About this RNA: The part of an RNA shown here (large-subunit ribosomal RNA, domain I) has 576 nucleotides and comes from a Dehalococcoidales bacterium. The prediction has a mean pLDDT of 80. RNAcentral holds the full RNA, with entries from ENA. Taxonomically the source falls in Dehalococcoidales (Bacteria, Bacillati, Chloroflexota, Dehalococcoidia). It matches the Rfam family "Bacterial large subunit ribosomal RNA". Its family is annotated with ribosome and structural constituent of ribosome in the Gene Ontology.

[in-house]
Context: one part of a larger RNA
RNA sequence: GGUCUAUGAAGGAUGACUAGGUUAGGUGAAGCGAAGAAGGACGGGGUAAGCACCGAUAUGUCUCGGGGAGUCGCAAACAGGCUUUGAUCCGGGAGAUUCCGAAUAGGUCAACCGUCCGCAAGUCAUAUUGCGGAAUCCCCUUGAUGAAUUCAAUAGUCUUGGGGAAGCUAACCAGGGGAAGUGAAACAUCUAAGUACCCUGAGGAAAAGAAAUCACAGAGAUUCCCUCAGUAGCGGCGAGCGAAGGGGGAAGAGCCUAAAUCCUUGACAUCGCAAGAUGCCAAGGAGGUUGAGUCUGCUUUCGGGCAGGCGCGGGACCUCAAUGUGGGAUUGCUAAGGGAUAGCAGAAAUACCUGGAAAGGUGUGCCAAAGAGGGUGAAAGCCCCGUAAGCGAAAUCCUGAAGCACCCUAGAGGUAUCCCAAGUACUACGGGACACGUGGAAUCCUGUAGGAAUCUGGGCCGACCACGGUCUAAGGCUAAAUAUUACACCUAAACCGAUAGUGCACAAGUACCGUGAGGGAAAGUUGAAAAGAACGCUGGUGAAGCGAGUGAAAUAGAACCUAAAAUCAUAGACCU
Numbered sequence: 001g002g003u004c005u006a007u008g009a010a011g012g013a014u015g016a017c018u019a020g021g022u023u024a025g026g027u028g029a030a031g032c033g034a035a036g037a038a039g040g041a042c043g044g045g046g047u048a049a050g051c052a053c054c055g056a057u058a059u060g061u062c063u064c065g066g067g068g069a070g071u072c073g074c075a076a077a078c079a080g081g082c083u084u085u086g087a088u089c090c091g092g093g094a095g096a097u098u099c100c101g102a103a104u105a106g107g108u109c110a111a112c113c114g115u116c117c118g119c120a121a122g123u124c125a126u127a128u129u130g131c132g133g134a135a136u137c138c139c140c141u142u143g144a145u146g147a148a149u150u151c152a153a154u155a156g157u158c159u160u161g162g163g164g165a166a167g168c169u170a171a172c173c174a175g176g177g178g179a180a181g182u183g184a185a186a187c188a189u190c191u192a193a194g195u196a197c198c199c200u201g202a203g204g205a206a207a208a209g210a211a212a213u214c215a216c217a218g219a220g221a222u223u224c225c226c227u228c229a230g231u232a233g234c235g236g237c238g239a240g241c242g243a244a245g246g247g248g249g250a251a252g253a254g255c256c257u258a259a260a261u262c263c264u265u266g267a268c269a270u271c272g273c274a275a276g277a278u279g280c281c282a283a284g285g286a287g288g289u290u291g292a293g294u295c296u297g298c299u300u301u302c303g304g305g306c307a308g309g310c311g312c313g314g315g316a317c318c319u320c321a322a323u324g325u326g327g328g329a330u331u332g333c334u335a336a337g338g339g340a341u342a343g344c345a346g347a348a349a350u351a352c353c354u355g356g357a358a359a360g361g362u363g364u365g366c367c368a369a370a371g372a373g374g375g376u377g378a379a380a381g382c383c384c385c386g387u388a389a390g391c392g393a394a395a396u397c398c399u400g401a402a403g404c405a406c407c408c409u410a411g412a413g414g415u416a417u418c419c420c421a422a423g424u425a426c427u428a429c430g431g432g433a434c435a436c437g438u439g440g441a442a443u444c445c446u447g448u449a450g451g452a453a454u455c456u457g458g459g460c461c462g463a464c465c466a467c468g469g470u471c472u473a474a475g476g477c478u479a480a481a482u483a484u485u486a487c488a489c490c491u492a493a494a495c496c497g498a499u500a501g502u503g504c505a506c507a508a509g510u511a512c513c514g515u516g517a518g519g520g521a522a523a524g525u526u527g528a529a530a531a532g533a534a535c536g537c538u539g540g541u542g543a544a545g546c547g548a549g550u551g552a553a554a555u556a557g558a559a560c561c562u563a564a565a566a567u568c569a570u571a572g573a574c575c576u
Base pairs, nucleotide, nucleotide: 001575002574003573004572005571006570007569008568009567015561016525017524020496021495022493023492024491025490026489027488028487029485030484031168032167039100040099041098042055043054044053046078047077050074051073052059061094062093063092064091065090066089070082071081072080106113107112115134116133117132118131119130120129121128136165137164138163139162140161143158144157145156172203173201174200175199176198177197183190187236213219214218223250224249225248226247227246233241234240254477255476256475257421261286262285263284264283265282266281268279269278270277271276291455293310294309295308296307297306298305299304313420314419315418316417317414318413319412320411326408327407328406331405332404333403337399338398339397340396341395343391344390349364350363351362352361353360365382366381367371373385374384375383426450427449428448429447430446431445432444433443436462457472458471459470460469461468512519513518532560535547536546537545538544
């Protein structure tokens, strides 16, 4: 110096555990805010640093319910209280809620400093204090003032009163803008992608939506899913992009204006002595909303169905007929019932053995609409909490059958006249969207220029034309099926188990770092119960240790479950 053995030290892997996460499904809710939010600062406890809770009524106030013995949070202790005259606790309602913050009288380096007006306290009077008001923009409204323009009027300005907006918020939604990396094995058209990101706006969903749609048999608003179909197509025909008709499902719902015409009111013009008439304009009201259907026969469950014939824009308008049928997404009233926010009640086991402890073992029973689950000194249907099947609300909220009111709603025939959404349709040029990259490029949107028609009209059927078919643009509304989950609750897992799972199982977006934007940890486990080691000894009135004691166990002693390895120490054996 090394190897081995033993005993320790140090260390914290491993095992076991779970208080926390992850994912999915379901239900609810889907907003809060000038009546001052979200988020904070500063305060509030007998002792009080942190977290939690609360706001000068400050660890809480009042009230209505629940509940029934202890209680003054985490969190011990001392001191002092509260409580069967019902506390603590749980739920509903009310009250209160400093300062900052949209922050809003003005200012400002957020949590601070001031001004003006009114009222009150106070003062001889100031001072001081308390309460209330005073930001901006928009709409309606009151009053004053008042140009171009002499009077007047209008615009404008100021002002009274009332109402609204603002700011925050996870995703989902619509709109306005809008990349690049990348792929094409380079790269420019193309792709990525109308993605990321920015802005605006809204709702609990949003958007879309009752055919100027598809089709060629006919169908009959929209949305979503499966399919059609990786098809037809598009494409430096490269990389790639990629439908629609149809079929099957979810859901299901249809409506209102504009115009023609009529009525009322008002202003103006013309005629008129006047009464009034006419015209035009404006406002209000009525009307009207469309691209069909109707008749006959048969049948019927009386709702309707089938077959055949006739006919085919609607409305205004004219003639005839009917006084009833069906519906409502709206408004108001009433409101059964259901649900949410505390809860109630809830069956059935004992003896012996082992053990520190019985739920284990053995014996003999019982309940079960309850043998889900968790806890209890090891493994419990019958010990505890629960579970099954039931029950329950003073108060607030949600939903809501039925009813009443209210609102909407119909036919046949005729056709001279009128109406049927205009800088629109359409065309040219330039772009964009359509699966479709300009292509033979229809369709949709529109920057520039031009610019129709009114049913004998007009659009579409993928250039275009004809025939045929189909629909009715240039106004608007519309549940459900669909998307999402910051939030509350429930359920589940061949999900994790403390270097994992959220960054965070713990005073975690904390400590700490950074001027700042921002970055961002580590850290779980004594024991069944503190029974947390009285007392003694060594020691610096230490640290630490040794006894004693507790405990099943102290090599479970707080640096505390288990306790591997590296590393170190002591003792011994062996090798050199």